Annotation
This is a predicted structure of a 47-nucleotide RNA (nadA riboswitch) from a Terriglobia bacterium.
RNA sequence: GCUUUCAACAUCCCCGCCCAGCCGGUUUCGCCGGCAGGGCUGAAGGC
Repeated sequence: GCUUUCAACAUCCCCGCCCAGCCGGUUUCGCCGGCAGGGCUGAAGGC
């Protein structure tokens, strides 16, 4: 450097950060939930 699986790290557990898309709920406009992406940080493997 490429690649795979991930979020170890967190004042119990869960929870890395940012961006934009689709669907639904609530009901009046901002909150909540789901799905699938892009970028970044970090961990552990492989080359």
Background
Its Rfam family is "nadA riboswitch". On this family, see Huang et al., RNA 2020: "Structure and ligand binding of the ADP-binding domain of the NAD(+) riboswitch". Its mean pLDDT, the model's own confidence on a scale to 100, is 75.